[in-house]
């Protein structure tokens, strides 16, 4: 000191979340020791048992008990019993001090209760110290004890007798008290004091005559009471409380002021600086955080204060209104003979209950300390110790050295080498704290006690001796044996130090945030290793921190949450300029306080250390007394510049009331006029022959001002517009003769406030929420229409909200410019400048998260006022205030979520917008969509119809050849080292080749033949073994291919720049390409992958070569033919080479380039076609073409046979053939390609069949032989029909391949002769040798379902105005709530489930008051009978008052049928409001309406 989380990514806001410390803890796993220190936070819930407060015999009268001494009795002793109070003692008794202290809680208490300083001239105060003075006489009762007696007990009742340091009388007494007067000194008010005079009153106790005690008075010392200042929680959804209440005055009472109590009189007291009430809470010293300044806590331990079941009361007494005292009430508990008693652990132990959870029913008075006592002593659950308990700090130990084969095991990798566990183990050496055993053995005891000696002021001090220790034979020393007796817990995805394998498989199950987990999980559960801490370690909880996330230190409000809608104006805060007083703040300086203990330094003692002792200084504060006077205050004097006042101009849509005007719309009326008219995308309702709309005239009405008009003006805002008139308000400007700080802000408070709304009267032209109708629509409760009623307008009244916004509160002061306006003033050379004071725009610096703001701040400061503190629930609900109501103000919580948001940025989208371009429309040609038939999906169905490909970019596709085989599937038969391959041992035969017999068929079984070698084998076969084998799965684990956009022009990169960054820049403008092609500009300058070019080929030329090509010239020949000599000039044939470059010309242009019936060419503007596919993109497709990682199967998911299926058919798509016919069919004749293939071939010719084909059979391993082109041309026939179109399907005969055409082939020929007559919606291909049409060939292949797929060439067209629109794509802007990126996101009802809430007949509590009735016990007051010598009791009433009865209210809480919304919830349901012009821009306010989102009306923002 900070990290992690919203985004694609980025900066900011802001929530959440963790790393630290702490604990009186609890829980999980674990556990060796001692030392210190702590230990019911819950139920102030009940408690059994023992014990916590007694002592004094030196006050007392006594003798139950005990010991002792006499005496007695029982012969004597023992021994027992009696008797004797004489001794020592002591039960219970009377009297004295003590019991108010020690010790435990925290209920209640928001208070002088507590902290702090201060009074007390208003007080008290046993023991205790100091000082004076006393200390005389006498006197009667009571308890014990005895009798008697009443009750179950508990406790009593009568009688008699008695004592005292017990009581009670008399006396004495000032300097005590009380009253009263003199004089003196004094204070902070009432007053104190001091000295004197005079009246009144009240003491004592003895005793051993020493010591101790007693009484009265000052004084002191401790303790207390008691009164003020200051501080001390949370709510305003608690604003008004109070009658003894505030005061006087006079009594009472009290130690002692005082309404504390009582009568009277007054009528006041508190309260927004927060009374009152409500709700929590014992305060402080400390204690945990924390830099701090704060937040938080208040266990131990000291202080104080309450409290002792619960309430009430007084009594004693120095002190109590009294925890182990008493009365009285009440719960509750116990004992009872039923009549009555008895108890109070918040004391120490301990029990039960409640609880996550807190110990022993323990020693000891050694020692500290308290009571008593004259001491011994006694008694102390205070206090010292032990006991339990890792509940906390601190500290020790479980060993230490050396040891590599770096063992074995385990795990993990793999190139089988190895890496890790790991010097870890074994082994050797060596310690011995701890534990164990056994010897010795403490301080703590300073001192008291108790005997004796001494000294001197007879009670003290010294000193000898004895004598007192629970803990405790413990702490500590020694000795002896021995690694011996001692490690775990958590975590390892990132925060956040530490990673692999196997299990699982959105299951289990983890998680503080953020998130893992759907077959290759470093996140889950194990392991193995690894990190952290370590007698602990993790987890919950709770608290401060990190949170600068309540911000004084230290934060905000323009869009993020947040400026009250606007003003005046109380209280308040704040506040020019100069002088002088004062000293409250304020600053020093001193004094007294600031309790110890804590905290911090020092130093010391326990081995160390925690801890404990001393010292020191803090204790930051409050109180006082001096000093100072900048500043703030306060008084008291000037001053003007703030502020206002005066006079002069001019200035506006500024209010409020009156009058006045036209235009224009609707309507009335009358006139022309004739068939529509309105409206809309398009219509329809509607109106109109009963004359409508149209026009003209003339009336009415009411509302609203067109041009001017403006980036103007004016007003506080909301607002404000014809003209004009009246009153009313303001601001600027000049000018400086006035007053002289008067000022700024403003919680409350008042006032004013846009549309809509309300209420009561008018008024009613337009337009118009509802509503009605008619469209559109799947619906359309919209949007448009066609009408309409509230209202819109005036008057009073209410109401108080708007995006009431500049989403920027007010005021003042300072800070660079540039421009434009309006107002007034001054100069002016009439252009214009200058001052103020308002409205704008751009900008520097500054600021801001950016976008932005920038003299009209969002910049620099100061004042004051509002407001914000994560999003949802929510501006709600509940209360209260205000409304006539609508509603308004005010304003929450449980519950839930990680987020919500803000500004910018890069994409992708848009029913946004520029620009461009493809056969993309459009121009056109043919087609498909119907038909029948092939094929190929889908489905279906099957024992099995194997598998994939499925929008574009599956579906004549993977398949370029499914009868068997292929074959992956199915059935049924078999084999298990296995059909194929290979290592290694072992054995056996050559290999091999015929054959019979069974069986579908692999197989199986016989026989026959064969008998290799170089002697090493080779070669088969068979048994064992490692390994095989799998078209099982996973294309979302991959390689490698491929499609698609797209042959679209586009995707990057270094360096530099700008940017807090994300990222821009370049890569953009302009031009101009097919093209990010160039070219020009230019914070860019350069490069890379793409384009383009290099390559293939076809197009034209040239050289070069020459047989199987060619034949132009020469010769022979033939029916005919390069047939044959020859020839290589031409075609071709295959090698090189040219050529095309906008190079020329023009005419535009800066260039690049464009454009030309342009030249010249074979060929022109990339010459045609091909090959060529950036960066990516769709988890596109392929595990079935192979490769391959992981999974799975191994007498089966391997392998073989046979049959079957892959060819099924109600159907539907897709792609294709034929067709429908006369641009035709049939027939007959005749012409002209290229490009391939051929030896298991091709097949010339010939024969024979109607034909497929068959039988001969020459040639050709081919530029050589074989391979009929067809359309098209000539001719002939059909003549418009389901035909001389058209061939499905059907019979039937057959060729032919093939082991084998049944399922399931092709083809002939003969018959039979379906649909079909040009196809709806819809869509597809093509821009030139293209399309359309003709045939001809290849691969696969026995044969072939071939119409399919690559290719060849023949014939050979139409059409493009154009870029508006469909679709796809490129640049570029804009908007975005979208980034999985529009097939996006997302709103609200409805339905479901869960969960907290509000309301709600009533029901069932709580505390707290109010009124009545009634009232124990005690105090006080009165009081004639009764007791008593008195003192006094007592009885009676009175009063007060706990409780307890009633009653009516308020508050608050729990349930609660039924009910209102709200949250949450992988895949319900209805529409699509919103975010792109979201498809009707959205939102605000407010009013209606409507399953819902929402619609629409009115004003209003632009986000």
């Nucleotide at each position: 000191a900070g990290a992690g989380u919203u985004u694609g990514a980025u900066c900011c806001u802001g929530g959440c979340u963790c790393a630290g410390g702490a604990u009186g803890a609890a829980c999980g796993c674990u556990a060796g020791c001692g030392a210190c220190a702590g230990g019911c936070u819950u139920a102030a819930c009940a408690c059994a048992u023992g014990c916590a407060a007694g002592u004094c015999g030196a006050g007392g009268g006594g003798c139950a008990u005990c010991a002792u001494g006499a005496g007695g009795u029982a012969g004597c002793a023992a021994u027992a019993c009696c008797u004797u109070g004489a001794u020592g003692g002591c039960g219970a008794c009377c009297g004295g001090c003590g019991c108010a202290c020690g010790g435990g809680u925290g209920a209640g208490u928001a208070a002088c209760g507590c902290g702090u300083a201060u009074g007390c001239a208003a007080c008290c105060u046993g023991c205790c110290c100091g000082a004076u003075a006393c200390c005389g006489g006498g006197g009667u009762a009571u308890a014990g004890c005895c009798c008697a007696u009443g009750g179950a007990a508990a406790c009593g009742u009568g009688g008699a007798u008695u004592a005292a340091c017990a009581c009670c009388c008399c006396a004495u007494a000032g300097u005590a008290c009380u009253u009263u007067u003199a004089u003196c000194c004094u204070g902070c008010c009432u007053g104190g004091g001091a000295u004197g005079g005079g009246a009144g009153u009240u003491a004592a106790a003895u005793g051993u005559u020493c010591a101790a005690g007693g009484u009265a008075u000052c004084g002191g010392a401790u303790g207390g009471g008691c009164a003020u200042g200051c501080g001390u929680c949370c709510u305003a959804u608690u604003a008004g409380u109070u009658a003894g209440u505030u005061g006087g005055c006079g009594g009472g009472g009290u130690a002692a002021c005082a309404g504390c109590c009582c009568a009277c009189c007054a009528a006041g007291a508190c309260g927004a600086u927060g009374a009152u009430a409500g709700g929590u809470a014992g305060g402080g010293g400390u204690u945990c955080u924390g830099a701090g300044a704060g937040g938080a806590a208040g266990g131990u331990c000291c202080c104080c204060c309450a409290c002792a079941u619960u309430g009430g009361a007084a009594c004693u007494g120095a002190g109590a209104c009294a925890c182990g005292g008493u009365c009285c009430a009440a719960a509750c508990u116990c004992c009872u003979a039923c009549g009555g008693g008895a108890g109070g652990c918040a004391g120490c132990a301990g029990u039960g209950a409640g609880g996550a959870a807190u110990a022993u029913u323990g020693g000891u008075c050694a020692a500290u300390g308290g009571g008593c006592g004259g001491a011994a002593g006694c008694c102390u659950g205070a206090a010292c110790c032990a006991g339990c308990c890792a509940a906390g700090u601190a500290g020790c130990g479980u060993g230490c050295a050396g040891g590599a084969u770096g063992a074995c095991g385990g795990c993990c990798c793999u190139a089988u080498g190895g890496g890790u566990u790991g010097u870890a183990a074994a082994c050797u050496g060596c310690u011995u704290u701890u534990g164990a055993a056994g010897u010795g053995g403490a301080g703590u005891a300073a001192a008291g006690u108790g005997a004796g000696u001494g000294a001197c002021u007879u009670g003290u001090c010294a000193u000898u001796c004895a004598u007192u220790g629970c803990a405790a034979g413990u702490a500590c020393c020694c000795u002896u044996g021995g690694a011996a007796u001692a490690a775990g817990g958590a975590c390892c995805g990132g925060c956040u130090a530490a990673u692999u394998c196997c299990g699982u498989g959105c299951c289990a199950g983890c998680a503080g945030c953020c998130g893992c987990g759907g077959u290759a999980a470093u996140a889950c559960g194990g392991a193995a290793g690894g990190u952290c801490c370590g007698g602990g370690c993790g987890u919950u909880a709770u608290c401060c921190g990190g949170a600068u996330u309540u911000a004084u230190u230290g934060g905000g409000u323009u869009u993020a949450a947040a400026g009250g809608g606007a003003g005046c104006g109380u209280a308040g805060g704040c506040u020019g300029c100069c002088c002088g007083g004062c000293a409250a703040g304020c600053g020093u300086g001193c004094u007294g306080u600031g309790a110890a203990a804590u905290a911090c330094a020092g130093u010391g003692g326990c081995c160390c250390a925690a801890c404990c002792a001393c010292u020191g200084g803090a204790c930051u504060g409050c109180a006082g007394c001096g000093c100072g006077a900048a500043c703030u205050g306060u008084c008291g004097g000037g001053c003007u510049u703030g502020a206002g006042g005066g006079c002069g101009c001019a200035c506006g849509a500024c209010g409020c009331a009156g009058g006045c005007g036209g235009a224009a719309u609707u309507u009335g009326u009358g006139g022309u006029g004739u068939a529509g008219c309105g409206g809309u995308g398009a219509a329809a309702u509607g109106c109109u022959u009963a004359g409508a709309u149209a026009u003209c005239a003339c009336g009415a009405a009411g509302a609203a001002c067109c041009c001017c008009g403006a980036u103007u003006g004016c007003g506080a805002a909301g607002g404000c517009a014809g003209c004009u008139u009246g009153c009313g308000g303001g601001a600027g400007c000049g000018c400086g003769a006035c007053u002289g700080a008067c000022g700024c802000u403003g919680a409350a408070g008042c006032u004013c406030g846009a549309a809509a709304g309300u209420g009561c009267g008018g008024g009613u032209a337009u337009c118009a929420a509802a509503c009605a109708g008619g469209a559109u629509u799947a619906g359309a409760u919209a949007c448009c229409c066609u009408g309409g009623u509230a209202g819109u307008c005036c008057g009073c009244a209410c109401g108080g909200u708007a995006a009431a916004c500049g989403a920027u509160g007010g005021a003042u002061g300072c800070c660079c410019g540039u421009u434009c306006u309006g107002c007034g003033g001054c100069c002016u050379u009439c252009g214009g400048g200058c001052c103020g004071c308002g409205g704008g725009a751009c900008c520097a610096a500054g600021c801001g998260a950016a976008a932005g703001c920038a003299u009209u701040a969002a910049g620099c400061a100061u004042c004051c006022c509002a407001c914000c503190u994560g999003g949802g629930g929510a501006g709600u609900a509940c209360g209260c205030c205000g409304g006539c109501a609508a509603c308004g103000g005010u304003g929450a919580a449980a519950c839930u979520c990680a987020a919500a948001g803000g500004a910018a940025u890069u994409g992708a989208c848009g029913g946004g917008g520029g620009c461009c371009c493809g056969c993309a429309c459009a121009a056109g040609c043919g087609g498909a969509g119907g038909a029948a038939c092939a094929u190929g999906u889908g489905g279906u169905u099957u024992a099995a119809u194997u598998c994939g490909a499925u929008g574009a970019u599956a579906c004549g596709c993977g398949a370029g050849g499914a009868a068997c085989c292929u074959u992956a599937c199915c059935c049924g038969g078999g084999c298990u080292u296995g059909a194929a391959c290979u290592g290694a041992g072992g054995g056996g035969g050559a290999a091999u080749g015929a054959g019979c017999c069974a069986g579908a068929g692999a197989u199986g079984g016989c026989u026959c033949a064969g008998u290799c070698u170089u002697c090493g084998g080779a070669c088969u076969c068979c048994c064992u073994u490692g390994g095989a084998g799998g078209u099982g799965c996973u294309g979302c684990a991959u390689g490698g291919u491929u499609g698609u956009c797209g042959u679209c022009a586009g995707c990057u990169c270094g360096u530099g720049c700008c940017g807090u960054g994300a990222g821009g820049u370049g890569u953009c403008g302009g031009c101009u390409u097919a093209a990010g092609u160039g070219c020009c500009a230019u914070a860019a300058c350069g490069a890379g992958c793409g384009c383009a070019a290099c390559c293939c080929u076809c197009a034209u030329c040239c050289u070069c070569g020459u047989u199987u090509g060619c034949c132009a010239u020469c010769a022979g020949g033939u029916a005919a033919u390069g047939c044959u000599g020859g020839g290589c000039a031409c075609u071709c044939c295959g090698g090189g080479g040219a050529u095309a470059c906008u190079g020329c010309c023009a005419u535009c242009g800066u260039a690049a380039g464009a454009u030309g019936u342009g030249a010249g060419g074979a060929a022109g503007g990339u010459g045609g076609g091909g090959a060529u596919g950036a960066c990516g993109u769709c988890a596109a497709a392929u595990c079935a073409g192979c490769a391959c990682g992981g999974c799975c199967c191994u007498u089966a998911c391997g392998u073989c046979c046979g049959g079957g299926g892959c060819u099924a058919c109600a159907c539907a798509c897709g792609u294709g053939u034929u067709a429908c016919a006369a641009u035709g069919g049939g027939c007959g004749g005749u012409a002209c390609a290229g490009a391939g293939g051929g030896c298991a071939g091709c097949c010339a010719c010939c024969a024979c069949g109607c034909g497929a084909g068959u039988g001969g059979g020459a040639g050709c391993u081919a530029a050589u032989c074989c391979u009929c082109a067809a359309a098209g041309c000539c001719g002939u026939u059909c003549u418009c029909a389901g035909u001389u179109c058209g061939g499905a399907c059907u019979g039937g005969a057959g060729u032919c391949u093939g082991c084998a055409a049944c399922c399931c082939g092709a083809c002939u020929c003969c018959a039979c002769g379906a649909a079909g007559c040009u196809g709806g919606a819809u869509u597809c291909g093509c821009u030139a040798g293209u399309a359309a049409u003709c045939g001809c060939g290849c691969a696969u292949c026995a044969g072939c379902c071939a119409u399919g797929g690559c290719g060849c060439g023949g014939u050979g067209a139409a059409u493009a105005c154009g870029u508006u629109c469909c679709c796809g794509g490129g640049c570029u802007u804009u908007g975005u709530a979208c980034a999985c990126a529009c097939c996006g996101c997302c709103c609200g009802u409805c339905a479901a489930g869960c969960c907290a809430u509000g309301a709600a007949a009533g029901c069932c509590g709580g505390g707290a008051g109010c009124a009545c009735u009634u009232g124990a016990a005690g105090g006080c007051c009165g009081u004639g009978a009764c007791c008593g010598c008195a003192a006094g009791g007592g009885u009676c009433g009175g009063u007060c008052u706990a409780g307890a009865g009633u009653g009516a209210u308020a508050c608050u809480g729990g349930u609660a049928a039924u009910u209102g919304g709200g949250g949450c919830u992988a895949a319900g349901u209805c529409g699509u409001a919103a975010c792109a012009a979201g498809g009707u821009a959205g939102c605000c306010g407010u009013a209606c309406c409507g399953g819902a989102a929402g619609g629409u009306g009115c004003g209003g923002c632009u986000g």